[in-house]
A computed fold for a 148-nucleotide RNA from OCS155 cluster bacterium AG-426-D23, annotated as glmS glucosamine-6-phosphate activated ribozyme aptamer. Rfam family: glmS glucosamine-6-phosphate activated ribozyme aptamer. Rfam classes the family as a riboswitch. The prediction has a mean pLDDT of 76. The sequence was found by an Rfam model in a public genome assembly. Of the family's consensus pairs, 87% are formed in the model.

RNA sequence: ACGAGCAAAUUAGCGCCAGGCCUUGAAAAAGGUGACGAGGUAGUGUGUUAUCGAAAAAUUCGGCGGAUGCAUACUCGGCUCUACGGUCGUAAUAAAUUGUUUAAAAACAGCAAGAAAUUGCUGAACAGAGUCAAUUUAACGUAGUCUU
Numbered sequence: 001a002c003g004a005g006c007a008a009a010u011u012a013g014c015g016c017c018a019g020g021c022c023u024u025g026a027a028a029a030a031g032g033u034g035a036c037g038a039g040g041u042a043g044u045g046u047g048u049u050a051u052c053g054a055a056a057a058a059u060u061c062g063g064c065g066g067a068u069g070c071a072u073a074c075u076c077g078g079c080u081c082u083a084c085g086g087u088c089g090u091a092a093u094a095a096a097u098u099g100u101u102u103a104a105a106a107a108c109a110g111c112a113a114g115a116a117a118u119u120g121c122u123g124a125a126c127a128g129a130g131u132c133a134a135u136u137u138a139a140c141g142u143a144g145u146c147u148u
Stems, first nucleotide, its partner, number of pairs: 014065004019061001020033005036053003042075007076089004081144005093138007101130001108123006
């Protein structure tokens, strides 16, 4: 390096349910519902109701836990080397403009499971933020070392 076997992993708009609501039941009780995707992680501490739109307009209510967000401090790293400052996070500067990017669910139609609430599957459709690309503007600055 190639091949084979075994094991593990793939999940974070994510999980859960003491309230509410709904179904069955005379009751006891049993069950159902409880966020639709896109995007997102250098490390640690602290703080914080953690980005974007879709649907709905009577529950996507309410609560608990978690979390890749943001702010801040320190550490590590990029911006040629070193120091300081600035800025960012490994595709490692920001802003503006233009372009780019398989939305999914709901609704609708069909099928399936269930006694029901309800749930699952299939089909065609519709975002915004961000990313990336191009252009423009600004920013990388100061000092030092080395090389030519």